[in-house]
Context: one part of a larger RNA
RNA sequence: GACGAACGCUGGCGGCGCGCCUAACACAUGCAAGUCGAGCGAGAACCCGAGGAGGGGUAACCCUUCUCGGGGGAGAGCGGCGAACGGGUGAGUACCACGUGGGCAACCUGCCCCAGACUCUGGGAUAACCCCGGGAAACCGGAGCUAAUACCGGAUACUCUCGGCGGACCGCAUGAUCCGUCGAGGAAAGCUCUUGCGGUCUGGGAUGGGCCCGCGGCCUAUCAGCUUGUUGGUGAGGUAACGGCCCACCAAGGCGACGACGGGUAGCUGGUCUGAGAGGACGGCCAGCCACACUGGGACUGAGACACGGCCCAGACUCCUACGGGAGGCAGCAGUGGGGAAUCUUGCACAAUGGGCGAAAGCCUGAUGCAGCAACGCCGCGUGCGGGAAGAAGGCCCUAGGGUUGUAAACCGCUUUCAGCAGGGAAGAAACUGACGGUACCUGUAGAAGAAGGUGCGGCCAACUACGUGCCAGCAGCCGCGGUGACACGUAGGCACCAAGCGUUGUCC
Numbered sequence: 001g002a003c004g005a006a007c008g009c010u011g012g013c014g015g016c017g018c019g020c021c022u023a024a025c026a027c028a029u030g031c032a033a034g035u036c037g038a039g040c041g042a043g044a045a046c047c048c049g050a051g052g053a054g055g056g057g058u059a060a061c062c063c064u065u066c067u068c069g070g071g072g073g074a075g076a077g078c079g080g081c082g083a084a085c086g087g088g089u090g091a092g093u094a095c096c097a098c099g100u101g102g103g104c105a106a107c108c109u110g111c112c113c114c115a116g117a118c119u120c121u122g123g124g125a126u127a128a129c130c131c132c133g134g135g136a137a138a139c140c141g142g143a144g145c146u147a148a149u150a151c152c153g154g155a156u157a158c159u160c161u162c163g164g165c166g167g168a169c170c171g172c173a174u175g176a177u178c179c180g181u182c183g184a185g186g187a188a189a190g191c192u193c194u195u196g197c198g199g200u201c202u203g204g205g206a207u208g209g210g211c212c213c214g215c216g217g218c219c220u221a222u223c224a225g226c227u228u229g230u231u232g233g234u235g236a237g238g239u240a241a242c243g244g245c246c247c248a249c250c251a252a253g254g255c256g257a258c259g260a261c262g263g264g265u266a267g268c269u270g271g272u273c274u275g276a277g278a279g280g281a282c283g284g285c286c287a288g289c290c291a292c293a294c295u296g297g298g299a300c301u302g303a304g305a306c307a308c309g310g311c312c313c314a315g316a317c318u319c320c321u322a323c324g325g326g327a328g329g330c331a332g333c334a335g336u337g338g339g340g341a342a343u344c345u346u347g348c349a350c351a352a353u354g355g356g357c358g359a360a361a362g363c364c365u366g367a368u369g370c371a372g373c374a375a376c377g378c379c380g381c382g383u384g385c386g387g388g389a390a391g392a393a394g395g396c397c398c399u400a401g402g403g404u405u406g407u408a409a410a411c412c413g414c415u416u417u418c419a420g421c422a423g424g425g426a427a428g429a430a431a432c433u434g435a436c437g438g439u440a441c442c443u444g445u446a447g448a449a450g451a452a453g454g455u456g457c458g459g460c461c462a463a464c465u466a467c468g469u470g471c472c473a474g475c476a477g478c479c480g481c482g483g484u485g486a487c488a489c490g491u492a493g494g495c496a497c498c499a500a501g502c503g504u505u506g507u508c509c
Stems, first nucleotide, its partner, number of pairs: 001508003005505005012381006019373001020339001025337003029334003034081003039078002046071011088292003098216007107209002112205008120154004129144001131142004160185009170175001190197002218264003225255003230252006237245001267289004271282004294315005317328004345371001347370003353367001354365004384414004394405004418450001420445005428436001453498005458479003464493005474481002
């Protein structure tokens, strides 16, 4: 000098930041991922009309109920897209995890953009629903009916994929590209009614990702040898793709004092702090990458996951149970217990920005925008300004004369920042639309009025006296103070330094 700080004393205001560093401990409650009726069938409440029956009334008509038709659309279901983003955490990881520079002639990429071509013809089911049954529940079984942009055949298919043959041309190698020909294989879905939105195939782009390599960044030799899928080959499998990735067989290799292997520690980076620099230390907030989601394992779906708010299995834990069986996963936002020196509200809004779905209206969004709490930090402001005695009182000291506190106060004059009260009142939104918010800001008004403490004073180190105590009580960062005159302990006065802070502790330079 610095800090995500804590502790002690103290505490007026604002702006902007920032706030579980410990138990990746356990979690009550609410919310955090939905949306589309312009893909599909069915359809509750309610409204309208017609008819039947019953009741009331002299009648017009009214009430109840049932059936049919129309409107209406809740909730659920099938289907599509999203849910792999966004948000959290740092456990693990010394690793191509990260950073940087390259390579892929070894790769993928939904939605989006560009170009070309196509969108023909059939079929069978199944949720919902109805009926029956089982179960305490979670849920489940059976029978029957039905739709689709759900599912499955057939046709066509330039270029597409695979295989055979021939040719051209290029590359650092495996090899790539192109042309001709033959054979085999592979598509599609409709909706709306309008100028529309879609569907399929192929090529290109954009974006995002996958894999490989060079180099770089911790400690330990009181770890010296390590390795059997190990190192390489052949073949087969697997993947979007190369590969010992996996498997069979064959060979016996591969790594290591330029530190293998083992142990310890640790997410990495842009950066941050310090320092003249070189360097050292660190990686909280923000941004990029990685890893993880109760612990361990696994795959499914999908363009994308081995998937935080999905599934299955095992384990620990918690909860429900009719004891047969079930349910759960805050390292999302708030919040609770616990641990700890220590770290916040169970707030408001989708107005803005951004995201998902939708043709749109719009819906959802604890992302985000704001507000709340805490001097936790940085920065700014205030607690008044001028005059006022050879100088009140009081305090303290004294050689008793005086000195000092001290222009300090009183007193006189003035001002009104901030806070208070009152009035006006935004930008942020191009149009409807403002959570923040009657906020910021502006104006008026009253009154010096509401606003100062902390630490130190032996030397280092700026600031000294008195009393008390008497190696006691105590102080202390180091040197050291205290045993009867203590500038070093305690108190008081005075003084010094900082100031809404001041000190202490911890850590780094």